[in-house]
Context: one part of a larger RNA
RNA sequence: ACCUUUCCAGGGAAUUCGGCAAAUUAGCCCUGUAUCCUCGGUAGAAGGGGUGCCUGCCAUCCUCGAGAAUUUCUUGAGGAGUGGCAGGUCGCAGUAACAAGGGGGCUCCGACUGUUUACCAAAAACACAUGUCCCCGAAAGUCGGCAACGAUGUUUACGGGGGCUGACGUCUGCCCACUGCCGGUACGUCAAAGCCCGGUCCAACGGGCCAAAGCGCCGGUGAAGGGCGGGAGUAACUCUGACUCUCUUAAGGUAGCGUAAUACCUCGCCGCUUAAUUGGCGGCUUGCAUGAAGGGCGUAACGAGGGCCCCACUGUCCCGGGAAGGUACCCG
Numbered sequence: 001a002c003c004u005u006u007c008c009a010g011g012g013a014a015u016u017c018g019g020c021a022a023a024u025u026a027g028c029c030c031u032g033u034a035u036c037c038u039c040g041g042u043a044g045a046a047g048g049g050g051u052g053c054c055u056g057c058c059a060u061c062c063u064c065g066a067g068a069a070u071u072u073c074u075u076g077a078g079g080a081g082u083g084g085c086a087g088g089u090c091g092c093a094g095u096a097a098c099a100a101g102g103g104g105g106c107u108c109c110g111a112c113u114g115u116u117u118a119c120c121a122a123a124a125a126c127a128c129a130u131g132u133c134c135c136c137g138a139a140a141g142u143c144g145g146c147a148a149c150g151a152u153g154u155u156u157a158c159g160g161g162g163g164c165u166g167a168c169g170u171c172u173g174c175c176c177a178c179u180g181c182c183g184g185u186a187c188g189u190c191a192a193a194g195c196c197c198g199g200u201c202c203a204a205c206g207g208g209c210c211a212a213a214g215c216g217c218c219g220g221u222g223a224a225g226g227g228c229g230g231g232a233g234u235a236a237c238u239c240u241g242a243c244u245c246u247c248u249u250a251a252g253g254u255a256g257c258g259u260a261a262u263a264c265c266u267c268g269c270c271g272c273u274u275a276a277u278u279g280g281c282g283g284c285u286u287g288c289a290u291g292a293a294g295g296g297c298g299u300a301a302c303g304a305g306g307g308c309c310c311c312a313c314u315g316u317c318c319c320g321g322g323a324a325g326g327u328a329c330c331c332g
Base pairs, nucleotide, nucleotide: 001327002326003325004324005323006322007321008320010318011317014316019313027051028050029049030048031047036041038167052089053088054087055086056085057084058083059082060081061079062078063077064076065075066074067073068072090094102311103310104309105308106307107306108305109303110302114126115125131164132163133162134161135160136159141152142151143150144149168298169297170296171295173228174227175226178225179224180221181220182219183218184217187216188215189214194209195208196207197206198205229247230246231245232244233243256290257287268284269283270282271281272280273279
């Protein structure tokens, strides 16, 4: 000097990206418990008290004896454990060692229990119950087989397969012009074959008729792929603009939410929190570039998830010091 362990006056997060690490708390019994809530929970909420040993009494179980009496009660002796009450007693300390939750508040995300990058990521990612759409009536999808056929499937639409969403509550607006899908189709287009005519010795070949799917055409469809405007003017202070005009689109973003895990400007502005806050929370909101199952907005419970605050506690720090063991190192 390093490693592991341990103690510390006063202060108590001033440390740091961040209380990381450490400390606090801790078992059991009693008491007591806000807010919210899907009435289950939150909850061990929080907070408070007790806890050793000795003695006495009471309760409870068993065995034996006596009395009253035959359901049983009273009483005596003995045995085993536990509980209650009271008194006493020792220490700084009684779950004396080991073991053994720190707590509370606000908010974001994900409902939840689960799953995952074997060996840097456990999460807000995946899954999930739920919702919805599409396909499939011996069929679909997937697998094996050249095929026939077989498996899933001892399956059968309350079933099977696929996509999206992701408990629950409340909702899920407008656009079918484009792309896709579905349906229709008098007509147009349209391959081979077939038929007819021409051509040729036979052919090749030329022309015509007929004509499927598809396409054109007509319609439907958004919890299909997707999309969801601009410019002027206007109210008797000003500002603003319910209102009007105009260009334009398939339709011009509804309800909600909103400086957001989304906001460039941005440390937006206001309030609260601090002595001081690019933080946090609550508002406002003209949203560079929110927005409704690539779901919108809420939400009790849950989370080794993210952010912020408070209490307790502490060697994280002010600011270092001491101790034990091990090592480095020196001598032998």
A computed fold for a 332-nucleotide part of an RNA from a marine sediment metagenome, annotated as large-subunit ribosomal RNA, domain IV. It matches the Rfam family "Bacterial large subunit ribosomal RNA". Gene Ontology terms of the family: ribosome and structural constituent of ribosome. Its mean pLDDT, the model's own confidence on a scale to 100, is 85.